[in-house]
RNA sequence: GAUUAACGCUGGCGGCGCACAUAAGACAUGCAAGUCGAACGGAAGUCGUUAUAACUCAGAACAAAGAUUUAUCUGAGGGACGAGAUAUAACAAUGGCUUUAGUGGCGGACUGGUGAGUAACACGUAAGAAACCUGCCUAUUAGAGGGGAAUAACAACGAGAAAUCGUUGCUAAUACCGCAUAAGCUAGUAGUACCGCAUGGUACAGCUAGAAAAGGAGAAAUCCGCUAAUAGAUGGUCUUGCGUCCGAUUAGCUAGUUGGUGGGGCAACGGCCUACCAAGGCAACGAUCGGUAGCCGAGCUGAGAGGCUCAACGGCCACAUUGGGACUGAGAUACGGCCCAGACUCCUACGGGAGGCAGCAGUCGGGAAUAUUGCGCAAUGGAGGAAACUCUGACGCAGUGACGCCGCGUAUAGGAAGAAGGUUUUCGGAUUGUAAACUAUUUUAGACAGGGAAGAAAUUGACAGUACCUGUAGAAUAAGCUCCGGCUAACUACGUGCCAGCAGCCGCGGUAAUACGUAGGGAGCAAGCGUUAUCCGGAUUUAUUGGGUGUAAAGGGUGCGUAGACGGGAGAACAAGUUAGUUGUGAAAGCCCUCGGCUUAACUGAGGAACUGCAACUAAAACUAUUUUUCUUGAGUGCAGGAGAGGAAAGCGGAAUUCCUAGUGUAGCGGUGAAAUGCGUAGAUAUUAGGAGGAACACCAGUGGCGAAGGCGGCUUUCUGGACUGUAACUGACGUUGAGGCACGAAAGUGUGGGGAGCAAACAGGAUUAGAUACCCUGGUAGUCCACACCGUAAACGAUGGAUACUAGGUGUAGGAGAUGAUUUCAUCAUCUGUGCCGAAAGCAAACGCAAUAAGUAUCCCACCUGGGGAGUACGGCCGCAAGGUUGAAACUCAAAGGAAUUGACGGGGGCCCGCACAAGCAGUGGAGUAUGUGGUUUAAUUCGAAGCAACGCGAAGAACCUUACCAGGGCUUGACAUAUACAGGAAUACUUGAGGAAACUUAAGUAGCUCUUCGGAGUCUGUAUACAGGUGGUGCAUGGUUGUCGUCAGCUCGUGUCGUGAGAUGUUGGGUUAAGUCCCGCAACGAGCGCAACCCCUGUGAUUAGUUACUAACAAGUUAAGUUGAGGACUCUAAUCAGACUGCCGGUGAUAAAUCGGAGGAAGGUGGGGACGACGUCAAAUCAUCAUGCCCUUUAUGUCCUGGGCAACACACGUACUACAAUGGUCGUAACAGAGAGAGGCAAAGCAGUGAUGCAGAGCAAAACUUAAAAAGCGACCUCAGUUCGGAUUGAAGGCUGAAAUUCGCCUUCAUGAAGUCGGAAUUGCUAGUAAUGGCAGGUCAGCAUACUGCCGUGAAUACGUUCCCGGGCCUUGUACACACCGCCCGUCACACCAUGAGAGUUGGAGAUACCCGAAGCCUAUGAGCUAACUAUUAGAGGCAGUAGUCGAAGGUAGAAUCAAUGAUUGGGGUGAAGUCGUAACAAGGUAGCCGUAUCGGAAGGUGCGGCUGGAUCACCUCCUUA
Repeated sequence: GAUUAACGCUGGCGGCGCACAUAAGACAUGCAAGUCGAACGGAAGUCGUUAUAACUCAGAACAAAGAUUUAUCUGAGGGACGAGAUAUAACAAUGGCUUUAGUGGCGGACUGGUGAGUAACACGUAAGAAACCUGCCUAUUAGAGGGGAAUAACAACGAGAAAUCGUUGCUAAUACCGCAUAAGCUAGUAGUACCGCAUGGUACAGCUAGAAAAGGAGAAAUCCGCUAAUAGAUGGUCUUGCGUCCGAUUAGCUAGUUGGUGGGGCAACGGCCUACCAAGGCAACGAUCGGUAGCCGAGCUGAGAGGCUCAACGGCCACAUUGGGACUGAGAUACGGCCCAGACUCCUACGGGAGGCAGCAGUCGGGAAUAUUGCGCAAUGGAGGAAACUCUGACGCAGUGACGCCGCGUAUAGGAAGAAGGUUUUCGGAUUGUAAACUAUUUUAGACAGGGAAGAAAUUGACAGUACCUGUAGAAUAAGCUCCGGCUAACUACGUGCCAGCAGCCGCGGUAAUACGUAGGGAGCAAGCGUUAUCCGGAUUUAUUGGGUGUAAAGGGUGCGUAGACGGGAGAACAAGUUAGUUGUGAAAGCCCUCGGCUUAACUGAGGAACUGCAACUAAAACUAUUUUUCUUGAGUGCAGGAGAGGAAAGCGGAAUUCCUAGUGUAGCGGUGAAAUGCGUAGAUAUUAGGAGGAACACCAGUGGCGAAGGCGGCUUUCUGGACUGUAACUGACGUUGAGGCACGAAAGUGUGGGGAGCAAACAGGAUUAGAUACCCUGGUAGUCCACACCGUAAACGAUGGAUACUAGGUGUAGGAGAUGAUUUCAUCAUCUGUGCCGAAAGCAAACGCAAUAAGUAUCCCACCUGGGGAGUACGGCCGCAAGGUUGAAACUCAAAGGAAUUGACGGGGGCCCGCACAAGCAGUGGAGUAUGUGGUUUAAUUCGAAGCAACGCGAAGAACCUUACCAGGGCUUGACAUAUACAGGAAUACUUGAGGAAACUUAAGUAGCUCUUCGGAGUCUGUAUACAGGUGGUGCAUGGUUGUCGUCAGCUCGUGUCGUGAGAUGUUGGGUUAAGUCCCGCAACGAGCGCAACCCCUGUGAUUAGUUACUAACAAGUUAAGUUGAGGACUCUAAUCAGACUGCCGGUGAUAAAUCGGAGGAAGGUGGGGACGACGUCAAAUCAUCAUGCCCUUUAUGUCCUGGGCAACACACGUACUACAAUGGUCGUAACAGAGAGAGGCAAAGCAGUGAUGCAGAGCAAAACUUAAAAAGCGACCUCAGUUCGGAUUGAAGGCUGAAAUUCGCCUUCAUGAAGUCGGAAUUGCUAGUAAUGGCAGGUCAGCAUACUGCCGUGAAUACGUUCCCGGGCCUUGUACACACCGCCCGUCACACCAUGAGAGUUGGAGAUACCCGAAGCCUAUGAGCUAACUAUUAGAGGCAGUAGUCGAAGGUAGAAUCAAUGAUUGGGGUGAAGUCGUAACAAGGUAGCCGUAUCGGAAGGUGCGGCUGGAUCACCUCCUUA
């Protein structure tokens, strides 16, 4: 895009179309094929004409009389013509008219329906019939004479329930039958002319024989019929070429089969049928068989080529309940005819009958699904008829259905207060939205009223009072559906919370969903919109146009060769292919173009074009084919040579292993990571000599050689294949490829027979291990070897089919022959054949790469591929002794599987480098006790968080109450706290007292008592009410901020350029160097940024300035002592500014660089030491409980207040510390030396009391001033190695301090008590110098509480060979099946659930054949003694019929095969499935490299043996190549 569509939601009108795709299932009812009386005899009904007569009715002309407006009106009378009935006479009459059961004619073979069957001359197209038929129609010719016998109807009788039938009798014809006549007809016979594609055809004429007829109408003319013949037209029949679906897991089929002869039959040819004869016919160019199917014009789609389809319309075919059969007829093997058989339905008196909607309506059923039991013959067409006319469910119309196409409408213009409402919001607004309201205008469709067609030539109109036109009123009666994550146009809110659900693909949903549901808004289409189904397209994704095969799927394991396909140069012929022209055909409709008709369009009319096809004729002759002549370059042969693990057979040889014998010799040997099994005192291993036997052939040996591939390796001989070089004698295209076919074909394996040294599946034992059916070890059988015969597969690989030609170079190597120069050997040059490498040369390629040995450019032939799995499986066939091979699916399932390359990450890969990483050291932890934190347990609660490093003396710089978040109990509810409004009240507020109570709180009473003011009020408070407050409630996986960590590691990036299809790369890699991506050099890169470093602070040296509260050298004073005082500005110090260090200098090394090593000077030397400072990022790292914050939750509670308790529990486990275990120590004594701090609710001196904690008291100090404050290790004495004069836990008693409060649960003092512990297992931590270790001091927190934390100073080491290893990190490189990135990925068994499928004793059913039996109807044949109107030459005959028999023959029955499907206990594997079991086979060297074939073994992945491959990492060597 399309549809005969269906479903969901919705639905105003009209036009034109379409409408059982399923059950070719069954059908009630009505209708769909009749007509002709001008073919016929009947039957029923009906009928007069003329004349006369009278009667009845009716009533013209004329008209008395009257009236008046004087030319009109009324009008008695009158009785013509006519009508009716009756009577008589004549005539028509064997009559006319109407209807029609029957005989007869024509038509029921058309129209209409359906698509079951059919793979076929069924259909399409083009031819042929010299092998044919044709009613009605047209034209022409000729004719119709004379006879005969019946029969239906009808009548009578009879049978039957009915359908229907019988007997007897009568009768007609355009019904039937002879005779006559007749040709140009038919048959026979013998000719002539012409023609043709064979048999033959046409024309002419002779003879013989044969065959016709019907009348009707009319007054007539005449018309309609009849017979024979010819021609035409129409319609049909037959034959042929070409085209026409899938399957080879259908490969052979065929007996009237193929052909001939005779005969029969037919309209006609023909095995169409029959008898005989022959043995043919079809098939790989797909026979036969199976499946599916009506075919075409056309329709849909597509740029086209194609692909798909056969609804409507048209052509052909087939069928009519299923099967068979003929009759009639011009035509049928007959939809609305007949006979028979089967199934089914109906009627029945049970004897027997009737029926066929795949005609139009309609019913049931089936189904997702498909209409009215309508009107009319008015039109078109058909049948019959002379016609009128009759019939016509063909057809014309109407009805139902948005089923499709097309058209129209649901208003139009104005209208901003941008209304209300809705939605949303950052609360400002935004949006719905000119949309509505409102104002004005219009009336298509619809309603009402009026008019009113065409369709018809006419008196005929179903449609239909329809289309259409006019008028009237009124915006009135008329919009939905789908979608809004991307593809794909269109976004927000709420609800939900991996639920409910969505989904075409990707995917969405686990508490902020543009993806679910709803709403608002928007997008698209619109009387429709979506969904489903199907087809084409996109899809170059079956590739003719127009694909591929090294690694993605895909080259056969290799050769020889058949059919086939393709094929060298020159000449000639032909005209099959080819090209051009002409002719015929290619139906109509449709598509396309133009012009018309319906208001337009759809629809439709006319004309044109087209129908790309087929056939015939004519022409051309380049190319292809064919035929023929010829050539040598392709190919082959000959001759002359050299090379070679080419093949087969026989023989020979030495080294080595093993075994046997003998000697020497003694205790081990062997084996491994380490061991053990094993061998050995019965003498091994070792060694010497001799012997046996089998297998394999070191060195040479080489990207060397040979072979088609597999493959081939000691030497000699015999036989033998091929390639190569040279030559140019011979043949003359003999060539290439090659479906089938044939042959060869590693290893393993099989059979028979040998052989068996070594090795070695299986097996046994020993180890390893959680296990070890393995890797390792000791043994060891098939096998490995030979002969013959099978097997026929490999990663049978260059993962690259063969052949030919062409297309830059360079460099090896092997075999030839040549030239030149030297001259046994060599070198150079050019050349042929093989075999390698390099190469961004071009070109190709997705990239990797290939590149004269192509994966380049071309041609030819073969093989193979078309998403992954299922599966190279099942079934079937073929092969095999078997193992198995070959050929080779489907159901089902997934949205991927795969290739190459990129960036990372990772590796029990590699290289380089760094780090207290190891090593070298020192001190520890892990053992004890205690402190503290955590887990666990407990509890009413033991609040919460932190969780490897990077949680655990962490948040917490300090839980008795408070803190406090937890628990129990008791209170409050606009609240403990904030803001605002309204109302009421009161200054605010402070204080006192009483009662209850654990307190909070509840309640009562009392006292004191406002400010400002513009005089309006404001501030402030209480109560009530409303908004709201509050939450340490949840989510750190919604967040901000902050922090940890890798890591103070040296990295992380960008711009421009360049390279690459791209991801990306380059820069940033390389050579050096550094602490450093630090610097230098080189380089398709050149620069830059964040990091590094430096700038900042402290410290180490000096200078200058300044000099109090600090200092004191000189001077002076002064003390028991003292910078105490004057004074000083020198020193120390304080604190501000400078200086200094930069590889600056020298030498060595290095590349003349960067740098490095050493040295000098210097307080300091190579970032001097320390700090602050933390790149891009990683860990959904930590924190919602610091704070902030979205959303959710709560609101007399998850808020808030209070009392008490808890955070402090205690079988246990872990982390971090302290104190120790002692003599480098403890106790006692004693003299000195710090730094950095702190201090007013504070530090507190002196003094006094107390053993002491401390108390009393209080000088001084808001601090370089006073206080804390005593520094401690040090030194001396004693202790003398003990559970101690070590150690201090625990416990008892008595005290002190803080604080409302010390019980749960603080610290300190004194006395007493005196536990474990004697240096710590496995394991593990810190530290490289003023560091570790060790000693004390201070501070923060704090009422009180420090073994913690943060600082400070004192004393003050040892060691570093070095980078193999452990850990972490950086750079380069390599492999990867990883990318959530190795805590990755992933394989197989087992268990469970579900699904499809194979096998299966069988069972059931179907379809088609075969053989046999039975054998209806019927045709044909035979017979026909029975019956018999037409004719005749008449006792009879001819002819006919019944009957009987036979061949064939449908349905049916029987049988055995083969086949298809369904089903089947059980069984096999397969697939799928959030969290099952066992292992860990693969991916990194995946921890035994992997994989292929084969054999064997094992729970399983799998292991092992043999041969092969690299699609193996790493290291080393050889060869080749590249580069000065």

Model confidence (mean pLDDT): 82 of 100. A computed fold for a 1524-nucleotide RNA from an uncultured bacterium, annotated as small-subunit ribosomal RNA. The RNAcentral record of the sequence draws on ENA and SILVA. Its Rfam family is "Bacterial small subunit ribosomal RNA". Rfam links the family to the GO terms ribosome and structural constituent of ribosome.